[in-house]
Model confidence (mean pLDDT): 82 of 100. Predicted 3D model of a 476-nucleotide part of an RNA (small-subunit ribosomal RNA, 3' major domain) from Pinus lambertiana.
Context: one part of a larger RNA
RNA sequence: UAAUGGGGGCCCGCACAAGCAGUGGAGCAUGUGGUUCAAUUUGAUGCAAAGUGAAGAACCUUACCAGGGCUCGACAUGCCGUGAAUCCUCUCGAAAGAGAGGAGUGCCUUCGGGAACGCGGACACAGGUGGUGCAUGGCUGUUGUUAGCUCGUGUCAUAAUAUGUUGGGUUAAGUCCUGAAACAAGUGCAACCCUCAUGUUUAGUUGCCAAAAUUGAGUUUGGAACCCUGAACAGACUGCCGGUGAUAAGUCGGAGGAAGGUGUGGAUGACAUCAAGUCAUCAUGCCCCUUAUGCCCUGGGCGACACACGUGCUACAAUAACCGGGAAAAAGGGUCGCGACCCCGCGAGGGCAAGCUAACCUCAAAAACUCAGCCUCAGUUCAGAUUGCAGGCUGUAACUCACCUACAUGAAGCCAGAAUCACUAGUAAUCGCUGGUUAGUCAUACGGUGGUGAAUCCGUUCCCGGGCCUUGUACA
Numbered sequence: 001u002a003a004u005g006g007g008g009g010c011c012c013g014c015a016c017a018a019g020c021a022g023u024g025g026a027g028c029a030u031g032u033g034g035u036u037c038a039a040u041u042u043g044a045u046g047c048a049a050a051g052u053g054a055a056g057a058a059c060c061u062u063a064c065c066a067g068g069g070c071u072c073g074a075c076a077u078g079c080c081g082u083g084a085a086u087c088c089u090c091u092c093g094a095a096a097g098a099g100a101g102g103a104g105u106g107c108c109u110u111c112g113g114g115a116a117c118g119c120g121g122a123c124a125c126a127g128g129u130g131g132u133g134c135a136u137g138g139c140u141g142u143u144g145u146u147a148g149c150u151c152g153u154g155u156c157a158u159a160a161u162a163u164g165u166u167g168g169g170u171u172a173a174g175u176c177c178u179g180a181a182a183c184a185a186g187u188g189c190a191a192c193c194c195u196c197a198u199g200u201u202u203a204g205u206u207g208c209c210a211a212a213a214u215u216g217a218g219u220u221u222g223g224a225a226c227c228c229u230g231a232a233c234a235g236a237c238u239g240c241c242g243g244u245g246a247u248a249a250g251u252c253g254g255a256g257g258a259a260g261g262u263g264u265g266g267a268u269g270a271c272a273u274c275a276a277g278u279c280a281u282c283a284u285g286c287c288c289c290u291u292a293u294g295c296c297c298u299g300g301g302c303g304a305c306a307c308a309c310g311u312g313c314u315a316c317a318a319u320a321a322c323c324g325g326g327a328a329a330a331a332g333g334g335u336c337g338c339g340a341c342c343c344c345g346c347g348a349g350g351g352c353a354a355g356c357u358a359a360c361c362u363c364a365a366a367a368a369c370u371c372a373g374c375c376u377c378a379g380u381u382c383a384g385a386u387u388g389c390a391g392g393c394u395g396u397a398a399c400u401c402a403c404c405u406a407c408a409u410g411a412a413g414c415c416a417g418a419a420u421c422a423c424u425a426g427u428a429a430u431c432g433c434u435g436g437u438u439a440g441u442c443a444u445a446c447g448g449u450g451g452u453g454a455a456u457c458c459g460u461u462c463c464c465g466g467g468c469c470u471u472g473u474a475c476a
Base pairs, nucleotide, nucleotide: 001476003473004472005471007470008469009468010467011466012465013464015460016459019423022420023419026314027313028312029311030310031309032308033307034305035304042053043052064300065299066298067297068296069295070294073125077124078123079121080120081119082118083117086103087102088101089100090099091098092097107114108113127289128288130287131286132285136283137282138278139277140276141274143272148187149186150185152183153182154163155162167178168177169176193266194265196263198234199233200232201231202230203229204228208223209222212221213220237260240254241253242252243251244250322373324371325370326369332363333362334361337356338355342351343350344349382413387408388407390405391404392403429452430451431450432449433448434447435446
C1' cells in the first nucleotide's frame, strides 16, 4: 500500500422490514444432470450454467451413429491434354454415383489461338464444427450505472509511499459549497441523443367531421375547426415566494404550470476483477489428420427414461365454469405475401375470387368487462392429462418425430413441508393482441403492444451486497 475481521463510525440498494403475487406439492411443456444407447453431436456449471448459443432438429440443418461410396477432392489458384456449353434416352443402385447410346456444335480472333463452361491427368495444395479460450485478437458476462480510478508540478518522508482524493456540510453522484500544502488536469458522474407527457406554427391524403347539404355507411359535395399523423419551435432553470442553513452549497413548504426539483422510460458501462465465457460466428499461433479426424449419399440419432434439479404453462373452482346478446385498444406484419364478400363443411379447412407494394385492401375476432340465463359445493356442468377412432393442412415424405379439428375417454389435483424468488405506480397482479425465425411446427419460449389496475414503505436493530473514514492482523 492492498486484502481481510462473527472491530468501530457514517451512508446506500426491493438488502431487510411492511405488503402483494408466486416457486417448492399435481399434470404437462421445455432445458440440464444422470442412466441407457450403434449414436443419444457439442459448448455453457454458485450468484454471473440449466425456455442459454438455438429468431424455431421430420429430410436439409447436423457437427453424432450404421451402411454404401470418392481421393487434387463439395470449394480456391496455377500447368498439360481433351471436349463448346447444354439437353435427351436406357441399364444397375436405397441414393450418392457408375456404365452405354444419341442430339448439339455457339461467342471473339491477327486463324496461332482466346473467353466461359465440362471431363481426364500429375504436382504445389485444398479441406478439418479435430485439440488447446491456460498461446491469442475480436466480442460478451460479472462486480455495477456502483462512484469511483488516475496523472503533472509542488510539498512531506531515509524509502516503499503520502498529500491532492482527507476534515465540516450537502447530493442520486469525487454532485456542489466551504476549510485546508496544495495548485491544476484527465477519465468516469451529469448534460448533449431517442421516447412518452403540454402547447404553438406549418402541412392536410389514403386519416378527421363542428357547421350546411346528402347517404345503408365520412358514402359523396364541402370544410381545415376538432381528432390524428409528420416536421419545426416553445416549455423546467431550484427561475419566483417563504422557512432553514454559515449572507454558501443545499434542503423543506408554497405559487404558477401539461409537467418540479435527475419529469418518465431507454441508449450510454471509468480504472480494474474473475488465467470468467467463446478456437462451434469470425479471425488466428502452435499441435494433430491427409485413400481420412476431409468429402458425397440413404437410413437412424440429437425426441431414449428408474430417477434428480432449474425455468415456465394449466389448474385445483362460485370474485368461478358453461351458454346467448352488447361495448371500447395499441403496436405490428403482408407480392415467395395478406387474402374481404359469397358458397360448402359441426369444425380444422376447402371452392370461387375482389382489393392491396398498404393511414386506402387485408391479417382482425380484441380478451378480461357488461347484460340475461343456467349450475349449488360435488372430484362436480371444476380441472383437463392420457387413450381410442374419424378427418384437415404443410411438405418428395408426418412410423420413429409436426401442427390443427370433431366425437368418445375423463388421470393427478381440494391451495402445497423445510426452504426460496420477483415487484415501490400506470409498478405488481390480471387480460388479450402482435412480431421475428418456418414450407409446416412441437412458442406454454423470446421481443414488443395496449386494456383493467392494487396494497405497503413505521423504520435501518438484524440477513445479503456495496461505498467512504478509522482500527487490529502471525496474510501478500

Its Rfam family is "Bacterial small subunit ribosomal RNA". The full RNA is in RNAcentral, with records from SILVA.